[in-house]
């Protein structure tokens, strides 16, 4: 220097073009206990930055970023 394949809550993962982005673990209130743990019940919290294409984009295109691999 080239090429391929990721980048989504604090962490880990769904979503492949459509309704309010899924769950889990985490955290925080409440319930339950003498208290703590469990256990229930609510709630916090996320799509790498800029642009494009579409009624409509996490998805599909460009370009920067940043991880990982292969080639030189």
């Nucleotide at each position: 220097g080239a090429g391929c394949u990721c980048g989504u809550a604090g962490u880990g993962u769904a979503a492949u073009g459509g309704a309010u982005a899924u769950c889990a673990c985490g955290c925080a209130a409440g319930a339950u206990u003498c208290c703590g743990g469990u256990u229930c019940u609510u709630g916090c919290g996320a799509u790498g930055c800029g642009g494009g294409u579409u009624c409509g984009a996490u998805u599909c295109c460009c370009g920067c970023c940043g991880a990982g691999c292969u080639c030189a």
The RNA shown here (transfer RNA) has 72 nucleotides and comes from a Streptococcaceae bacterium. It matches the Rfam family "tRNA". The family's RNA type in Rfam is transfer RNA. The sequence is in RNAcentral, with records from ENA. The coordinates come from a structure-prediction model, not an experiment, and the mean pLDDT is 83.